[in-house]
Context: one part of a larger RNA
RNA sequence: ACCUCUCUAAGGAACUCGGCAAAUUAGCCCCGUAACUUCGGGAGAAGGGGUGCCUGCUUCGGCAGGCCUCAGUAAAUUGCGUUUAGCGACUGUUUAACAAAAACACAGCACUCUGCAACGUCGUCAAGACAACGUAUAGGGUGUGACACGUGACCAAUGCGGAAAGAUCAAGGCGAGUUGUUAGCCGUAAGGCGAAGCUCCGAACCUAAGUCCCCGUGAAUGUCGGCCGUAACUAUAACGGUCCUAAGGUAGCGAAAUUCCUUGUCGGGUAAGUUCCGACCUGCACGAAUCGUGUAACGACUGAACGACUGUCUCGGAGAGGAUCUCG
Numbered sequence: 001a002c003c004u005c006u007c008u009a010a011g012g013a014a015c016u017c018g019g020c021a022a023a024u025u026a027g028c029c030c031c032g033u034a035a036c037u038u039c040g041g042g043a044g045a046a047g048g049g050g051u052g053c054c055u056g057c058u059u060c061g062g063c064a065g066g067c068c069u070c071a072g073u074a075a076a077u078u079g080c081g082u083u084u085a086g087c088g089a090c091u092g093u094u095u096a097a098c099a100a101a102a103a104c105a106c107a108g109c110a111c112u113c114u115g116c117a118a119c120g121u122c123g124u125c126a127a128g129a130c131a132a133c134g135u136a137u138a139g140g141g142u143g144u145g146a147c148a149c150g151u152g153a154c155c156a157a158u159g160c161g162g163a164a165a166g167a168u169c170a171a172g173g174c175g176a177g178u179u180g181u182u183a184g185c186c187g188u189a190a191g192g193c194g195a196a197g198c199u200c201c202g203a204a205c206c207u208a209a210g211u212c213c214c215c216g217u218g219a220a221u222g223u224c225g226g227c228c229g230u231a232a233c234u235a236u237a238a239c240g241g242u243c244c245u246a247a248g249g250u251a252g253c254g255a256a257a258u259u260c261c262u263u264g265u266c267g268g269g270u271a272a273g274u275u276c277c278g279a280c281c282u283g284c285a286c287g288a289a290u291c292g293u294g295u296a297a298c299g300a301c302u303g304a305a306c307g308a309c310u311g312u313c314u315c316g317g318a319g320a321g322g323a324u325c326u327c328g
Stems, first nucleotide, its partner, number of pairs: 002322007010314002014312001019309001027051005036041001038146001052067006068072001080307007087299002092104002108144007120130003147294004152224003157221002159217004166212003172206002177201001180198002184193003225243005252286001253283001264280005
């Protein structure tokens, strides 16, 4: 020097990415307890006081007197607390062995499919099984995710549903016509014609779904503009013009888990604050069930601040045990 501990003057987070680690707190009884709230909570809020033994009395709850200690939950077991913001409502689940979370799930909400020999799934296009010994207040799928208030515009593209008038359209059917072959006939010959059958092609016509066309549909996949001018200081533009579009982002929120410029600007907290909180809006590139905005309670979640506390530190020091090394 290492490992596990104990103590430490003065200070008390100056340490550090960050109070990581350690320390503080702690049981029981009494008093007392805020904002907020879904009225259940918050809450053991916070913050105070008491605590042993002996004797006497007692209404059996305690009361009075006395004794000892540094210390009476005397050892051991044994909450640190407060404020504020983000995310997720909550209890729960997860990467066995680097991630426990803001991820997954969830109750609730919505859409959609399914009339029962159901949809869906497994199985060999099977028997059969689950669904379900259930029957639309049921079962399957998808999305969102308690609750409160809400959930805007667009059906042009893609998807889905509907309708069947027209266009297009396969194999197939029917098959006009056609190719080859040749019994036979003609011819001196070369050759020509050529029925039936078989065979090679094959027009027109008939014919499904689909596609085109038409309509609908957003809690379906998705999408939600640009330029110019204008008010009696300036600035800004309620207002006007114009182009384009399927329609041009509504409510709410906003430098945000989203903001590049950026440590934006202002305010708060600090002596000093790239973080934090409250605002502003110039939203590079928020935005409404890929939900929007809030929200009591909850969280081994994440950020910021304060109190208490401490060897985290100023800055070290002392000690105990172990391990290491040598000998036996």
Predicted 3D model of a 328-nucleotide part of an RNA (large-subunit ribosomal RNA, domain IV) from an activated sludge metagenome.
The full RNA is in RNAcentral, with records from SILVA.